[in-house]
RNA sequence: CCGGCAGGCCGCCUUAUCGAUCUCCAUUCGUUGGAGAUAGGAAAGUCCGGACACCACAGGGAAGCGUAGCGGCUAACGGCCGCCACCCUGCAGCGCGAGUUGGAGGGUAGGACCAGUGCAACAGAAAGAAUGUACAGGUAAUGCUGUAGUGAAAUCGGGUAAACUCUAUGCGGUGAAAUGCCAUGUAUACUUGGGCUCGAGGGUACCCGCCCAAUCCAAGAGGGUAGGCAGCUAGAAUAUUUUGGCAACGAAAUAUCCAGAUAAAUGAUAAGGACCCGGACCUUCCGGGUACAGAAUCCGGCUUACAGGCCUGCAUUUUUU
RNA sequence: GUGGUCGUAGCUCAGCUGGUUAGAGCGCCAGAUUGUGGCUCUGGAGGUCGCCGGUUCGAAUCCGGUCUUCCACC
Numbered sequence: 001c002c003g004g005c006a007g008g009c010c011g012c013c014u015u016a017u018c019g020a021u022c023u024c025c026a027u028u029c030g031u032u033g034g035a036g037a038u039a040g041g042a043a044a045g046u047c048c049g050g051a052c053a054c055c056a057c058a059g060g061g062a063a064g065c066g067u068a069g070c071g072g073c074u075a076a077c078g079g080c081c082g083c084c085a086c087c088c089u090g091c092a093g094c095g096c097g098a099g100u101u102g103g104a105g106g107g108u109a110g111g112a113c114c115a116g117u118g119c120a121a122c123a124g125a126a127a128g129a130a131u132g133u134a135c136a137g138g139u140a141a142u143g144c145u146g147u148a149g150u151g152a153a154a155u156c157g158g159g160u161a162a163a164c165u166c167u168a169u170g171c172g173g174u175g176a177a178a179u180g181c182c183a184u185g186u187a188u189a190c191u192u193g194g195g196c197u198c199g200a201g202g203g204u205a206c207c208c209g210c211c212c213a214a215u216c217c218a219a220g221a222g223g224g225u226a227g228g229c230a231g232c233u234a235g236a237a238u239a240u241u242u243u244g245g246c247a248a249c250g251a252a253a254u255a256u257c258c259a260g261a262u263a264a265a266u267g268a269u270a271a272g273g274a275c276c277c278g279g280a281c282c283u284u285c286c287g288g289g290u291a292c293a294g295a296a297u298c299c300g301g302c303u304u305a306c307a308g309g310c311c312u313g314c315a316u317u318u319u320u321u
Numbered sequence: 322g323u324g325g326u327c328g329u330a331g332c333u334c335a336g337c338u339g340g341u342u343a344g345a346g347c348g349c350c351a352g353a354u355u356g357u358g359g360c361u362c363u364g365g366a367g368g369u370c371g372c373c374g375g376u377u378c379g380a381a382u383c384c385g386g387u388c389u390u391c392c393a394c395c
Base pairs, nucleotide, nucleotide: 004314005313006312007311008310009309010308012273013272014271015270016269017268018267020038021037022036023035024034025033026032040292044303045302047301048300049299050298051297052175053174054173055172059208060207061206064171065170066169067168068167069083070082071081072080073079084110085108086107087106088105089104091102092101093100094099111166112165116164117163118160119159133148134147135146136145137144179230180229181228182227190220191219192218193217194216201212202211203210237256238255239254240253241252242251243250244249274290275289276288277287278286279285280284322394323393324392325391328388331347332346333345334344340378349365350364351363352362353361371387372386373385374384375383
């Protein structure tokens, strides 16, 4: 001077002023004041899995959609952890070489082509089918044997299932716009078509079964409403300590309460500090900037975006950082 | 919130039961024709198949992730 790989964590700070939402308290109660709390590691994508709620209680079909080594974790999972096998990268040892051994890092959608079907361009005689190429050898006879050549693959228990499929296994559907209640308004009217138990249609993709079904169903053109409460945040919650387990993860004790808005609050301004960039210039000054983004029922994962900083381990280096 | 769809040359689209070198029309460039331009004729250029990774001997096509476009429901 340069600086890798893997994992984890944080993700601008302080003060003042002016505001916003919610809760509590007080009050002169359609008011005013005070106190407290107020986005994230991804709140995102909506890719998986659940909780919860409803659907006339959800049965069957292997028709549909997933998953796939072994074991474990978990509420559950396509997630995570451990182990095995295989593949790739680079290193070292041995070997003339093909290769082989060791340890390191990374990856794996890693059941089954001895059920059946399909596929293989070009090249090549021939691509799963034999009207079997050239040379050599051999036989009673035969591509019977070897070599050459083409190719990813040439008869090999061939390859291919991120081809159909088979095997094992899981899955009823819809989603807080679920759902319950209060309030307001209204057109059970009009037009067209269908249907009324020989039943349209519905039970949230399909078939059968079962259930509901006439103040019915589909379309058109219209009338009306478009407010409130609950669901709503105390939970597979968070923090600390002890403890079981290689780990994922679990158990116990103690403490804490940590957004709940609805067109949507969580902000703006100023000063100082920290960091970064640019220019003067190397004491310092001036200007600009502070990543990705942003709750909308709630959790567990995965994936993606992310300025900058910190920690741990490994590797490297003569040494230090 | 839920579900689907599109992305291929400058533009509009084929190809997507994997196979040799990805095509078509319009546009662009050059030449011919014309006094010049257009029309016409001939020739040519232009593509990481949105991006990243995987499966496979081989990927625009199959699979996963991601970005984007458009649409539907209430």